Context: one part of a larger RNA
RNA sequence: CGCAGGAAUUUUGAGGGGAGUCGUCCUUAGUACGAGAGGACCGGGACGAACGAACCGCCAGUGUACCUGUUAUCGCGCCAGCGGUAGACGCAGGGUAGCUGUGUUCGGAGUGUAUAAGUGCUGAAAGCAUAUAAGUACGAAGACCACCCCAAGAUGAGAAUUCCCAUGGAGUUAAUCCAGUAAGGACCGGGGAAGACCACCCCGUAUAUAGGCUGUAGGUAGAAGCGCCCCGCAAGGCCAGCGCGUAGCCGAGCAGUACUAAUCGUCCGAGGG
Numbered sequence: 001c002g003c004a005g006g007a008a009u010u011u012u013g014a015g016g017g018g019a020g021u022c023g024u025c026c027u028u029a030g031u032a033c034g035a036g037a038g039g040a041c042c043g044g045g046a047c048g049a050a051c052g053a054a055c056c057g058c059c060a061g062u063g064u065a066c067c068u069g070u071u072a073u074c075g076c077g078c079c080a081g082c083g084g085u086a087g088a089c090g091c092a093g094g095g096u097a098g099c100u101g102u103g104u105u106c107g108g109a110g111u112g113u114a115u116a117a118g119u120g121c122u123g124a125a126a127g128c129a130u131a132u133a134a135g136u137a138c139g140a141a142g143a144c145c146a147c148c149c150c151a152a153g154a155u156g157a158g159a160a161u162u163c164c165c166a167u168g169g170a171g172u173u174a175a176u177c178c179a180g181u182a183a184g185g186a187c188c189g190g191g192g193a194a195g196a197c198c199a200c201c202c203c204g205u206a207u208a209u210a211g212g213c214u215g216u217a218g219g220u221a222g223a224a225g226c227g228c229c230c231c232g233c234a235a236g237g238c239c240a241g242c243g244c245g246u247a248g249c250c251g252a253g254c255a256g257u258a259c260u261a262a263u264c265g266u267c268c269g270a271g272g273g
Stems, first nucleotide, its partner, number of pairs: 001153001005164007015150004021049007033038001051107005059101004066094005071086006110145001112144002118138004165272001167179004184268004188204005209261003212257005218250003225244004230237002
């Protein structure tokens, strides 16, 4: 821009894409078959492999949010306590959310339709024969359908429900143009298990959208401080250890709470040959 008024929501499915795999064991049955050795079709059941999708409760990884330990050195006047640097984590031990797989769950189901090679029934032409000429039945991991996803720019532009209504001006009162509006939408702002941007979704004070604050699932692992132990006559020193200490700190998750910011506003948008 189109879809012959303007909108919102829900859809149909032309068409397109995906999937489609394989194995072992048990049973039928040591049956059919076979002298024996061996050993089935058909049917039923179980367990797997690889592949695929989704998810993060479990297991595991990451986790430069976070917590802890620790070396060297510098700084905060000193002690104590902290902070910086040593990689764009100094090193090391853990680890929430999120993202993941090695984890979990699920999937490839069909006694469907038409067929290929192939196999038939009935059966003439051609008194026979013949699966074929009329008619008719089977038959594949393949085709189509069924299953999952996209999908009306499918210009062949589909359908349903609901909402807005039939203003003013110009104009040969016609086409058409202009203006302000309706339903509705957008800009703008706060955000998001949405995302390169855009888009999509939620929210905007009649408010829990994000931050903050309060708490908490959870993570770290016993904070600061005080005392003891050790050395020293003492002032003091100080590595390791011990005890007391409502542990402390954090908490991307989950709640609550208007303290902060979503202010104030602006624009677009029908009149239906």

Record summary:
The part of an RNA shown here (large-subunit ribosomal RNA, domain VI) has 273 nucleotides and comes from a Candidatus Melainabacteria bacterium. The sequence was found in a public genome assembly. It matches the Rfam family "Bacterial large subunit ribosomal RNA". Its mean pLDDT, the model's own confidence on a scale to 100, is 83.